[in-house]
RNA sequence: AACCGAUAAUGGCAAGCUGCCUGUAAAGGUGGUGCGCAAAGCUUCUGGUCCCGACACAUCGGGACGGCAGGGCUGCCGAA
Numbered sequence: 001a002a003c004c005g006a007u008a009a010u011g012g013c014a015a016g017c018u019g020c021c022u023g024u025a026a027a028g029g030u031g032g033u034g035c036g037c038a039a040a041g042c043u044u045c046u047g048g049u050c051c052c053g054a055c056a057c058a059u060c061g062g063g064a065c066g067g068c069a070g071g072g073c074u075g076c077c078g079a080a
Stems, first nucleotide, its partner, number of pairs: 004078002012037002016033007035067001041073003045070003048065007
């Protein structure tokens, strides 16, 4: 350094619920709480799911989810 991830250590994030706000919606922001997470840090490149619109079907367009999976980039620590 790489692989790897421990009843190690320092910390970090925050599902769901809830108060307020934004959005047609999916959903997002923020305060509280705390399901969990070794990348639950970032990123729509691929797939997937969800929302909106068009459409006779097929499908097309726009949007959301990074805590759905894979990929890419980056990061703390150091037992076996």